[in-house]
RNA sequence: UUCCCGAAAAGGCAAACCCGUCGAAAGGCGGGGGCGCAAAGCCACGGAUCCGUAAGGAUGGCCGGGCUACCGAC
Repeated sequence: UUCCCGAAAAGGCAAACCCGUCGAAAGGCGGGGGCGCAAAGCCACGGAUCCGUAAGGAUGGCCGGGCUACCGAC
């Protein structure tokens, strides 16, 4: 230095719910809030689930996979 790993420390993100807003809806965005998270950062490729008459859309905090990343004990 790198990989594994996740003690400690510094921090980070932010569920449900409420308010506002966009959307046909699922759901997204902003503020409050804090259930939790060592990738709960990014990617919709595969599966799964949700919305939609369909075409399509959504969810990365459902699982798999890919990429990137703070710290440094055993």
Overview
A computed fold for a 74-nucleotide RNA from a Bacillota bacterium, annotated as c-di-GMP-I riboswitch aptamer. It was read from a public genome assembly, where an Rfam model found it. Model confidence (mean pLDDT): 91 of 100. The source organism's lineage runs through Bacteria, Bacillati and Bacillota.